Record summary: The part of an RNA shown here (large-subunit ribosomal RNA, domain IV) has 345 nucleotides and comes from a mine drainage metagenome. The coordinates come from a structure-prediction model, not an experiment, and the mean pLDDT is 87.
[in-house]
Context: one part of a larger RNA
Formats: sequence, C1' cells, structure tokens
RNA sequence: GGCUUCUUAAGGAACUCGGCAAAUUAAACCCGUAACUUCGGGAGAAGGGUUGCCCCGCUAGCGUGAAAGCGCGAGGGGGCCGCAGUGAAACGCGUACGGCGACUGUUUAACAAAAACACAGGUCUCUGCUAAGUCGAAAACGACGUAUAGGGGCUGACGCCUGCCCGGUGCCGGAAGGUUAAAAGGAGGAGUUAGUGCGCCUCGGCGCACGAAGCCCUGAAUUGAAGCCCCGGUGAACGGCGGCCGUAACUAUAACGGUCCUAAGGUAGCGAAAUUCCUUGUCGGGUAAGUUCCGACCUGCACGAAUGGCGUAACGAUCGUACGACUGUCUUAAGGAGUUGCUCG
Repeated sequence: GGCUUCUUAAGGAACUCGGCAAAUUAAACCCGUAACUUCGGGAGAAGGGUUGCCCCGCUAGCGUGAAAGCGCGAGGGGGCCGCAGUGAAACGCGUACGGCGACUGUUUAACAAAAACACAGGUCUCUGCUAAGUCGAAAACGACGUAUAGGGGCUGACGCCUGCCCGGUGCCGGAAGGUUAAAAGGAGGAGUUAGUGCGCCUCGGCGCACGAAGCCCUGAAUUGAAGCCCCGGUGAACGGCGGCCGUAACUAUAACGGUCCUAAGGUAGCGAAAUUCCUUGUCGGGUAAGUUCCGACCUGCACGAAUGGCGUAACGAUCGUACGACUGUCUUAAGGAGUUGCUCG
C1' cells in the first nucleotide's frame, strides 16, 4: 500500500450520471391513521406510547379434568436497579408527484427480468362432424369432444368510448357478357402411288404432269371449367384519413367565403408526450441557482381511436422527480482487527 471488516469530533448528499454503497427502521402490545377507491382496499399508511426485575399473586378470568390438580393469563396497585429493560441475536426506512404495464405469473441456463411475453376479458374469422385444423405413409391428435364446441388472427382487467374512406390490395357473393387449358372436332394442306394423259423411244423402258384407295405428317372453324376482366359487399380485413388565397370598426386572429385535388380528407380524447426537429419552446410551481421533474398552452417537423384512444383504485427487485429521517457518499481524514504485498531476518 491492497483486500475484508469495525468505529469516529463538527457538518449531513456539499459525493455522484444517479443517495450507488452504507446507515436509519425493525419484535410484541396499546393509541392513532389522509387523499383516493373497483368500497375489497389504501394500511403495518403516516405519527406516537409501553416493554426489565420483586411484591399484592395460586389476581380477575379462561382451557382441561369427576375432583385434586395442571396449563394460559389481561388489567390494577406498590416497590428496586442501570446511561440503556424486544438491554445480545433474529427483526419493515418513510412520504409526495408522474410515465409504463391492470393484477399473481413468464423470459434471454452463462452480460438484458423489463414498458417485452402471458393473462382473464373483448372482437373478427373458419368449422355441421368422415368437422375445420395438425400430419412424411400409415396410425394418431383434434375428441371418446359436437357451434355455451374446436382451430386461427388481432386486442389485452375495469370505466367512458372506438369517428370518416371500399379508389388500390385481400376476402366474401354474383353469374349476363369478354378472354381462356387439356380434350373433342375435323374444313383444308403436304408426302407416298395403282392408274390416267403427254413427250421421247434402240419397243425392254425412260421422263414430265395429274392422281383414287390406303398409310402417314399437319391442321382452321366450332364446342370447352375454374381463374382473370366485369358487377356488388366487406375496416376489431392489409391499409389511408389534403393544399392555396381572402375576410371582423386598433392590432392580432378568423366563426365566414373562394378555389384546386381526393376513395375520404383525422371525429372524440390526448398533446414539447417512451412520440417535439427547431428546443434548455413559452408561462406557472418547486430550488439561492432546475437541459431533468410537475401543472398548463397548442405552432402535433412526424398523437389519435382493438397495429386500440383517453382515464384508472390496487399491484411492481420497473423508470423519472422531490422531501423527511439517516448516515465516512463527501468536506478530510483518523484509528482498531484480520489477511496479503513490501523491507529486514
């Protein structure tokens, strides 16, 4: 000097990203206990007080037992000792205001426990039973269930609510018309050549043209389903939810008007927010001083309604802010114990 641990005058968060760490608190009984609330809670809220030993005392009373007895035992009165009586140890710090998530749960075995996942509840959709769905065949599950059931998607207690757009994409319905496969169909065409005609001809034949039947190659019209085009519906389906200009008797602003575009132009509620760039916006509160925090404003770069919106008691090893108590976190260091390093041996 390091590590572990204990104590500390005065101050008491001045430390620090941040009270991280440490300290405070603590048991039992008695008194007392706010806002808010889903009336259950909140609540051990908060905040106070008492506690040892001896005697009255085999206290009153209670339990048990046939009884004797044994066990438990408040409350009251009197007394004794110490600085200190839950005398050691075990043994909640508290309060206020916000964000998020309703809650208990679950999760990244070994850097993340959360606001993530789940959840009860809500809603949409599929499925009539040989169900839909799962599945490599079979078997099986679903289910020895049957729409108050089962599968899938989204949302996520509860309260108040959930606006407008169906043009695009998806899904559902429709079937008149257009388009459309295999297949059917077979007009027509090509090849082959018995034969016929013409020409040559040394009468054996050779060349050219046409060409039946058969075989073979090809092949138009026409018929032809779903799908697509088309016509409707559908948002707790994927999704989307404007711009410019003018206008009121101070100014400012614009209830009002004009115009362009759109499928329709964002309703309620909320709003510098887990969302606000400019931004430490502006005002108010808290501080001597506050880029954080709380309450407002609305100019929402770029909130917004089950990709849910806004609230919300209770809950949280959650995140932010403040206060009390408390402290070696600090001003500022000192001392003790253990262990280790270093020096000497």